A computed fold for a 73-nucleotide RNA from a soil metagenome, annotated as c-di-GMP-I riboswitch aptamer. The coordinates come from a structure-prediction model, not an experiment, and the mean pLDDT is 80. The RNAcentral record of the sequence draws on MGnify.

RNA sequence: AAGGCAAACCCGCCGUGAGGCGGGGACGCAAAGCCAGAGGUCUCGGGCUCAGCGAGACGGCUCAGCUACCGAA
Numbered sequence: 001a002a003g004g005c006a007a008a009c010c011c012g013c014c015g016u017g018a019g020g021c022g023g024g025g026a027c028g029c030a031a032a033g034c035c036a037g038a039g040g041u042c043u044c045g046g047g048c049u050c051a052g053c054g055a056g057a058c059g060g061c062u063c064a065g066c067u068a069c070c071g072a073a
Base pairs, nucleotide, nucleotide: 004029005028009024010023011022012021013020014019027060033066034065037063038062039061040058041057042056043055044054045053
């Protein structure tokens, strides 16, 4: 430089819920691309009132893995 993604919020749909999908929108992102591997946070259930258990969600919470544009060095 060329581009890319899309927070909050609004509308519609799905879900008990966290949240997800589509459209609008743009707070930001050099991996805000992929991935639930580890930790963390959140939701649901039962149980307890101690600690732990099961299922699920968050990749724009941190680390890690894989891949990747331009350009100086």